[in-house]
Molecule: transfer RNA
Organism: Candidatus Moraniibacteriota bacterium
RNA sequence: UCCGAGAUCGUCUAACGGUAGGACGGCAGGUUCUGGUCCUGCUAAUCUUGGUUCGAGUCCAAGUCUCGGAA
Numbered sequence: 001u002c003c004g005a006g007a008u009c010g011u012c013u014a015a016c017g018g019u020a021g022g023a024c025g026g027c028a029g030g031u032u033c034u035g036g037u038c039c040u041g042c043u044a045a046u047c048u049u050g051g052u053u054c055g056a057g058u059c060c061a062a063g064u065c066u067c068g069g070a071a
Base pairs, nucleotide, nucleotide: 001070002069003068004067005066006065007064010024011023012022013021018054025043026042027041028040029039030038047063048062049061050060051059
């Protein structure tokens, strides 16, 4: 330099173009003499900028970063 893949709550991981969900974590409450376990609720995310579409995490373009391959 070229080609391919990927980027989603703090972490891991889902999501036919149609309400962004789950687990762990954190916070609050219940349970307990206390702690842990267990139960309930809350918390919190689509890499960036454009385009297509009634509607984009998803499709298209460019960019940033990461991984792999070629030379």